[in-house]
RNA sequence: UCCUUAUCGCGAGCCAGGGGAGGAAAUUGGUCCUAUGAUCCUGCAGCAACCUGUUAUUUUCUAUGGGAAAUAACAAGGUGCUAAAUCCAACAGACAUGAUGUCUGGAAGAUGAGGA
Repeated sequence: UCCUUAUCGCGAGCCAGGGGAGGAAAUUGGUCCUAUGAUCCUGCAGCAACCUGUUAUUUUCUAUGGGAAAUAACAAGGUGCUAAAUCCAACAGACAUGAUGUCUGGAAGAUGAGGA
């Protein structure tokens, strides 16, 4: 970098140091954040529970030593995350409408796990 798969309206920073202009992935439109110093980097703190670990229960395999799977609880080792629904829309469809709105799906993206 690519492929597969799961999740994406929950939650968590008014902290310290650095830095100094744009930032909210990209394009367009909207709407926001930002010199009362954002985005970003480091530290600390926190959130969550994808992988992981422990325990319990059930099922299952077995060479009877044990192994595997599912579910639940707990922990927090590997990641991740800590403005706003992935900030909203864009493409397709359904329904209602004066403009337009609501819902569903897709595309794109983010994160985890597995693979090339």